[in-house]
Formats: sequence, C1' cells, structure tokens
RNA sequence: CGUGGAGACGCGCCCAAUCCCCCACGGGGGAGCCGGGGACCCGCCGGUGGCCGCCAACCACCACUGGGGUGAAUCCGAGCGCGACGCUCGGUAGGGCUGCUCCGGCCCGAACCCGUCAGCUAACCCGGUAGGCGUCGAUGAGAGGAGCU
Repeated sequence: CGUGGAGACGCGCCCAAUCCCCCACGGGGGAGCCGGGGACCCGCCGGUGGCCGCCAACCACCACUGGGGUGAAUCCGAGCGCGACGCUCGGUAGGGCUGCUCCGGCCCGAACCCGUCAGCUAACCCGGUAGGCGUCGAUGAGAGGAGCU
C1' cells in the first nucleotide's frame, strides 16, 4: 500500500416501534406514534323447489365445514409428491431503497397470532412501542431553495 474480516462512535434504511422522567436497577410512569374490541344507522345472509300476480318472509330437500387479526406479503401456472394450507421453479396484486419527482437500476412479495368468536361503529374498554440491516459508494434529467456571504 492492497485485499478480506470484526468492533466502536456518528450517520442512513425497513418498521407504529421514537423521545422524556422515576427507580430498590427487578421494574414503572408519561408524551408521540400504532393496533384490537365495542351502538344506533347502514351493510351482510349457499343452491333448488313449494307457496304467491311478483318480491320478501316462510317451508322442504341438497351441498359445504370453520371464521378472524397484525403485516406490502395476495393470487395464478407448471413440476415433484399418496397427500398437505407441503416442496421447487416461473409469474403476480401489493410494497421498499436510490434526499423529492420521473427515467434507469437494485430488492421484498415473509412470518406470526386468536381459538368456534369479533362487519362498520360514537361513548367506552384493552394492548404494542420489538426486531433486523447498511456504512465508499454514487444512471441521467428536472423541481425545490436550506446554509453561508
């Protein structure tokens, strides 16, 4: 000097997940942000037949086996597999980064929870505030106008 790796401070990114205070250091409180439950009204309600002028309601028969929440993370095709809400590819609704917009480029398209139960929803009630990653590169154009003098 170069290359690879690790750590710290600061900075940057996903996310609601940040900041302040107290503390016996176990924990607790608050602000901000976020989520769930929960009225009237409104909305929702398998198929076929009967009844009826028709609809609705009602009756009979048949079919089906859950439903919901956080989140961008849904859905489709093909292959493997006895099968699965399984696995592997390829897409995709949708989402993120590049200070903003567009072009271009690079990515994600998971996971978990409730437990037969919940549409919306004022009052009211109950919770969360974790975790993960990057840090020597940078495509072009446009908008904007901070700071300093």
Background
This is a predicted structure of a 149-nucleotide RNA (c-di-AMP riboswitch aptamer (ydaO/yuaA leader)) from Nonomuraea cavernae. It matches the Rfam family "c-di-AMP riboswitch aptamer (ydaO/yuaA leader)". Rfam links the family to the GO terms cyclic-di-AMP binding and regulation of gene expression. The sequence was found by an Rfam model in a public genome assembly.